[in-house]
RNA sequence: UCGACUCUGGAGAGAGGCAAAAGCCCACCGACGGAGAGAGAAAACUCUCAGGUGAAAGGACAGAGGGGC
Numbered sequence: 001u002c003g004a005c006u007c008u009g010g011a012g013a014g015a016g017g018c019a020a021a022a023g024c025c026c027a028c029c030g031a032c033g034g035a036g037a038g039a040g041a042a043a044a045c046u047c048u049c050a051g052g053u054g055a056a057a058g059g060a061c062a063g064a065g066g067g068g069c
Base pairs, nucleotide, nucleotide: 005065006064007063008062009061014026016025017024018023027053028052029051033049034047035046036045
C1' cells in the first nucleotide's frame, strides 16, 4: 500500500391498494449488484434489469483492529 475477515457509524423512497396467497397493480428510491455514457482512466454521472420504500435484514462509503505479501 492492497484487501478476504471482525467491530462501529451508515442515506433515500408508500406500515400503499386488491387479494385466500410467497400473487397482481400503481407510485417512488438509488449508496449492494448490473447496464450505459464518459477529457486518458474512473465516478458519488445517467438508467432502474435485479434490488429497495415501518421495524428487522441489506447497504456504497468512512473509521478502527488484524492476517498475508
The RNA shown here (Glycine riboswitch aptamer) has 69 nucleotides and comes from Thiohalomonas denitrificans. RNAcentral holds the sequence, with entries from Rfam. It matches the Rfam family "Glycine riboswitch aptamer". From the family's description: This family represents the bacterial glycine riboswitch. Its mean pLDDT, the model's own confidence on a scale to 100, is 76.